[in-house]
Predicted 3D model of a 56-nucleotide RNA. The coordinates come from a structure-prediction model, not an experiment, and the mean pLDDT is 77.
RNA sequence: CUGCAGUGAAGCAGCUGAAGCAGUGCGAAAGCACUGAAGCAGCUGAAGCACUGCAG
Numbered sequence: 001c002u003g004c005a006g007u008g009a010a011g012c013a014g015c016u017g018a019a020g021c022a023g024u025g026c027g028a029a030a031g032c033a034c035u036g037a038a039g040c041a042g043c044u045g046a047a048g049c050a051c052u053g054c055a056g
Stems, first nucleotide, its partner, number of pairs: 001056008012045006021036006
C1' cells in the first nucleotide's frame, strides 16, 4: 500500500411511529380537518472516517 473481517463515533437518503410548534378553514364551545418548518425514536440502504486483527 492492497484485500478481508470486526469495533467505534459522526453524517447522507428512504420508510414507519408518537408527542409538540406555527398558520388556515369549520365549529357556540369542546374539538376536527388541511398546510408548513424544525426536531425525537425505531428500521432499512449506499458511500466514506478512525481503530484493531488476518492475508498478500